[in-house]
Context: one part of a larger RNA
RNA sequence: GGAUGAACGCUGGCGGCAUGCUUAACACAUGAAAGUCGAACGGGAAGUGGUGUUUCCAGUGGCGAAGGCAGAGUAACGCGUAAGAACCUGCCUUUGGGAGGGGAACAACAACUGGAAACGGUUGGUAAUACCCCGUAGGUUGAGGAGCAAAAGGAGAAAUCCACCCAAGGAGGGGCUCGCGUUUGAUUAGCUAGUUGGUGAGGCAAUAGCUUACCAAGGCGAUGAUCAGUAGCUGGUCCGAGAGGAUGAUCAGCCACACUGGGACUGAGACACGGCCCAGACUCCUACGGGAGGUAGCAAUGGGGAAUUUUCCGCAAUGGGAGAAAGCCUGACAGAGCAAUGCUGCGUGGAGGUGGAAGGCCCACGGGUCGUCAACUUCUUUUCUCGGAGAAGAAACAAUGACGGUAUCUGAGGAAUAAGCAUCGGCUAACUCUGUGCCAGCAGCCGCGGUAAGACAGAGGAUGCAAGCGUUAUCC
Repeated sequence: GGAUGAACGCUGGCGGCAUGCUUAACACAUGAAAGUCGAACGGGAAGUGGUGUUUCCAGUGGCGAAGGCAGAGUAACGCGUAAGAACCUGCCUUUGGGAGGGGAACAACAACUGGAAACGGUUGGUAAUACCCCGUAGGUUGAGGAGCAAAAGGAGAAAUCCACCCAAGGAGGGGCUCGCGUUUGAUUAGCUAGUUGGUGAGGCAAUAGCUUACCAAGGCGAUGAUCAGUAGCUGGUCCGAGAGGAUGAUCAGCCACACUGGGACUGAGACACGGCCCAGACUCCUACGGGAGGUAGCAAUGGGGAAUUUUCCGCAAUGGGAGAAAGCCUGACAGAGCAAUGCUGCGUGGAGGUGGAAGGCCCACGGGUCGUCAACUUCUUUUCUCGGAGAAGAAACAAUGACGGUAUCUGAGGAAUAAGCAUCGGCUAACUCUGUGCCAGCAGCCGCGGUAAGACAGAGGAUGCAAGCGUUAUCC
């Protein structure tokens, strides 16, 4: 000198665009963040005089692991980069073929009944795109045999459309292996028994000590194993002419986590943030028998801290979920609010104006300086206040805008509403007076202060930057 997710002190007019718990992965009141489909199904309710049409709904059934948060752990094929072979893949897409025949239940519901509640129990009884059986296609092998093994309907007057099953491809996604790179310590030198390899068996979507029985005794290590400390990695960001050093907030990719530890279930995909089971700590309810919960989602609260915002508006746009669609849901997102936290733009007026006014300060008492500064004259209205008009963003014929009566345009008014902070001994731009008297104090370093202090304090003046200016912390 530059930089910052900064903080503190003094000060503070406006706009645009960004950013905003770096500390306690501490505990969390309240609201709300994941629903949708009646065109899968049997029912129930509303409405109607009744039927039909319509609307709504608990339950069965289908789809919904995205998005969002935070970085605790992890020194690892975790990440980055370059390759590889033994794999899987719902939705999307291409092609070929198929969808025949039957059956038994369980919710709901009804009756009875247990419990304070959470939640149940028994009996009866019903539908399906839920479940099961038979048949057929088809798949598995080097060859043969044997065995195993699919399907569902819905809407419509129909055409047809949407679903369903099998097989082979594509795209996108994911799992696995490997070369190289990836922090500090030797005051950590030896480490390792499923350990290293083989065979048989098991297991997985797949390779594999992944698991197991047997056999062999291997494997790693001063090119730093093991142990210990620290740490998410990267694209990037900051500094630097570069080499390089530091860093990993926001945005993007990957990983890992979801009160703490463990486990599996379902499923194309999870060992699953707002799913399940077990154990633990904590909080809450209880009739004491037993139950409920998980903000590292968005706001909010307490606590910690030098320190970090609203319990806001809307699904109008973009995107996502489910649906044939209309419509629904979406604290993703789009916006508004707060904060000079940063970057950037604008303003706080322009021109004229000396008898250089009054006043302050200095003085050699002649004067000098603040200083055209002000007053005064004249002009303008960026801003400001009030009024009028008023968007684009909407795609897709029409309708549909949270932002928002916002941006913007325009009329009126009046210089009106708007300047501070730090410094002035040298480094380092900027000097005098008064007070103080090694005191009070200053200070980044050198150092100032003990009676004429350009270094302390005040004043006048000056210098620098400016809606900011200084200080502190950290990096180059």
Molecule: small-subunit ribosomal RNA, 5' domain
Organism: Oryza rufipogon